[in-house]
């Protein structure tokens, strides 16, 4: 990077370096010299992959030492198709988008 599955309304930050940006992309709002992003270091959270009980491959429970992810805000809210309720604003749902994990190319 492309396919499949399966998850996103809940969790979880401190300190060095460094110094202007970030929140995927586009509009919006946000957040930031009371220090953005990035490295790093230590912690922490969550349980996909991992292991253990429960009779099993399903489903239930428990563990976290490893691989990964993750720690403003609902995936910060819309956004492209669809369906549904409305006179309309506009609201709900579903699918796609992205993101993460697992599997295989």
């Nucleotide at each position: 990077g492309a396919u499949u599955u399966a998850u996103a309304a809940a969790g979880a930050a401190g300190c060095g370096c460094u110094g202007a940006g970030a929140g995927a992309c586009a509009g919006g709002c946000u957040c930031u010299g009371u220090g953005a992003a990035g490295c790093g270091c230590u912690a922490g959270c969550a349980a996909c992959c991992u292991c253990c009980c429960c009779g099993c491959u399903c489903g239930g429970g428990g563990a976290a030492a490893g691989g990964u992810g993750c720690u403003a805000a609902u995936u910060c809210c819309u956004g492209a198709u669809c369906c549904c309720a409305g006179c309309a604003a506009u609201g709900g749902g579903a699918u796609a988008a992205u993101a993460u994990a697992a599997a295989c190319c």

A computed fold for a 105-nucleotide RNA from a Bacteroidota bacterium, annotated as SAM riboswitch aptamer (S box leader).
It was read from a public genome assembly, where an Rfam model found it.
Taxonomically the source falls in Bacteroidota (Bacteria, Pseudomonadati).
It matches the Rfam family "SAM riboswitch aptamer (S box leader)". Gene Ontology term of the family: regulation of gene expression.